[in-house]
Context: one part of a larger RNA
């Protein structure tokens, strides 16, 4: 000097990035338990009181046991084992209640949850970066779209063949969302997917024609299938979803008008949010004093609807923000026990 623990007055988070660590609180019994709520929960919510030995009058179950009754059985007719009920005794375990007695302390050891309110994400329960990440990431149940009637769709193989499939649309594959509640606007013009194409554009070889060559090759033309062009659909398909001016009898403001321009101009919600530069937005509310927190506003740089939108009981070793306990995190340091120990004797 460190490492493992104990105890600490008076204060209690003033310590920190942050209550990280400690500490608190615990078991069983009785009494009580709010908002919220998918009505199942929350909930051991919270918050109190009680707990040991000894005696006592009592209960409750339980085991043997006299006696009295039922039921059915076996019999050598003398009994005999068996079930059931109540009643008398013994015995055992749990308890209610009262008295008494120890102790500073009765779940005295050991054992054994602190609580609470708010927001955000994710619906839960579950998977994961064996070894720096457990989470809001992934799964999922439910919700859709899309291919497929079977020699099929999908996938593996050069092939033979497999495989889903011991299977058949209430199946199988594929995609994307992510319980449940309310809901999911608007645009097919670009890309993509489907389907159409009587006729029409383009359109490669062979063939055919013509030229060329001793033949050939070669060239020119004609005309042609698929695709493309073209003509429809489709967005829980990849995507997208404007700007400029003027107006009301104070003043601002615009319900209206007017223009440009687009496929179509962002609807219902939502919101400085995990998305808001400017930003420590601008008001409330918490504190003496709040870049965090929470309610609210919204011309929103650069919210928004299954690239799901909003809201949500319960859940969470998640993240944030108050609050009560509580305490060596601190003020501010001290003291003991063990272990290690440079360095001196």
């Nucleotide at each position: 000097a460190g490492g493992a623990g104990g105890c600490u007055a008076g204060g209690g988070a003033a310590a920190u990035c942050g209550a990280c660590a400690a500490a608190u609180u615990a078991g069983a019994g009785c009494c009580g338990u709010a908002a919220c709520c998918u009505u199942g929960g929350g909930a051991u919510a919270a918050g109190g009181c009680u707990u040991g030995c000894u005696u006592g009058c009592g209960a409750a179950c339980u085991u043997c046991u006299u006696c009295a009754c039922g039921c059915a059985g076996c019999u050598u007719c003398g009994g005999c084992a068996g079930u059931g009920u109540g009643u008398g005794g013994g015995g055992g375990u749990u308890u209610u209640c009262a008295a008494g007695u120890u102790g500073c302390a009765a779940u005295a050891a050991c054992u054994a949850g602190g609580g609470g309110g708010g927001g955000a994400c994710g619906a839960c329960u579950g998977u994961u970066u064996a070894a720096c990440a457990a989470a809001a990431a992934c799964a999922u149940a439910g919700g859709u779209u899309u291919c497929u009637g079977a020699u099929a769709g999908a996938g593996u193989g050069a092939a033979a063949a497999c495989u889903u499939u011991u299977u058949u649309a209430c199946a199988g594959a594929a995609g994307c969302u992510g319980a449940a509640a309310c809901c999911u606007g608007g645009c097919c013009a670009g890309u993509g997917g489907c389907a159409g194409u009587u006729u029409g554009a383009u359109c490669a070889a062979u063939c055919c024609u013509g030229g060329u060559u001793a033949c050939a090759a070669c060239c020119a033309g004609a005309g042609u299938a698929a695709g493309u062009c073209c003509u429809g659909c489709u967005a829980a398909a990849c995507g997208c979803c404007g700007g400029g001016a003027g107006u009301a009898a104070c003043u601002a403001u615009a319900a209206c008008u007017c223009u440009c321009u687009u496929a179509a101009g962002g609807u219902a919600g939502c919101c400085a949010a995990a998305u808001g530069c400017c930003u420590u937005g601008u008001c409330u509310g918490g504190u003496a004093a709040g870049u965090u927190c929470a309610g609210a506003c919204g011309u929103g740089c650069a919210u928004g609807a299954a690239u799901g939108g909003u809201c949500c009981a319960a859940c969470g070793u998640u993240c944030u923000c108050c609050c009560u306990a509580u305490u060596g995190u601190c003020c501010c340091a001290g003291c003991c026990u063990u272990c290690u120990g440079a360095c001196g004797a």

Predicted 3D model of a 345-nucleotide part of an RNA (large-subunit ribosomal RNA, domain IV) from Candidatus Lokiarchaeum sp. GC14_75. Rfam family: Archaeal large subunit ribosomal RNA. The coordinates come from a structure-prediction model, not an experiment, and the mean pLDDT is 86.